[in-house]
Molecule: transfer RNA
Organism: uncultured Aeriscardovia sp.
RNA sequence: GGGGCUAUGGCGCAGCUGGUAGCGCAUCUCCAUGGCAUGGAGGGGGUCGAGGGUUCAAAUCCCUCUAGCUCCA
Numbered sequence: 001g002g003g004g005c006u007a008u009g010g011c012g013c014a015g016c017u018g019g020u021a022g023c024g025c026a027u028c029u030c031c032a033u034g035g036c037a038u039g040g041a042g043g044g045g046g047u048c049g050a051g052g053g054u055u056c057a058a059a060u061c062c063c064u065c066u067a068g069c070u071c072c073a
Base pairs, nucleotide, nucleotide: 001072002071003070004069005068006067007066010025011024012023013022019056027043028042029041030040031039032038049065050064051063052062053061
């Protein structure tokens, strides 16, 4: 220098051919227990690495950039 992959709530991940984001763990509240652990019920938290484009509508398509991993030179 060139190619590929990845980048989604605190953490690990899902999201099929575009239709307004979900699971597990964690966290908070309540219930059960004398209390802890544990179990049950419920809640909060992300605008999807950054910028731009296409579209009525994009995490999802296109372009550029950034970071990490990897292959070639």